This is a predicted structure of a 73-nucleotide RNA (transfer RNA) from Candidatus Peregrinibacteria bacterium RIFOXYA2_FULL_41_18. The prediction has a mean pLDDT of 81. It was read from a public genome assembly. NCBI's taxonomy places the organism under Bacteria, Bacteria candidate phyla, Candidatus Peregrinibacteriota. It matches the Rfam family "tRNA". It is annotated as a transfer RNA.
RNA sequence: GGGUCAGUAGCUCAGUUGGUAGAGCGGCGGCCUUUUAAGCCGACGGUCCCGAGUUCGAUUCUCGGCUGACCCA
Numbered sequence: 001g002g003g004u005c006a007g008u009a010g011c012u013c014a015g016u017u018g019g020u021a022g023a024g025c026g027g028c029g030g031c032c033u034u035u036u037a038a039g040c041c042g043a044c045g046g047u048c049c050c051g052a053g054u055u056c057g058a059u060u061c062u063c064g065g066c067u068g069a070c071c072c073a
Base pairs, nucleotide, nucleotide: 001072002071003070004069005068006067007066010025011024012023013022019056028042029041030040031039049065050064051063052062053061
C1' cells in the first nucleotide's frame, strides 16, 4: 500500500428480504432465608462508531472516514 471481516446496553452477543432494538451475565429494588449464597419477580439502562446519500421511513442499502482483528505484498 491492497483486500476481507467486525463496531448495537457496563460486558458477551442476537437482531435482514428497510417499518420506532432484544437476550444472557453484571449492577439496582423486592420476595424467600436466622444471615449469606442459590432460586424467583420487577424496573432501569441504547444519539445502534462518525458523517453524507437514497427513501415517506435506515441498526439494516450506497459512499467516505475512524478504530480493531486477520490475510496478501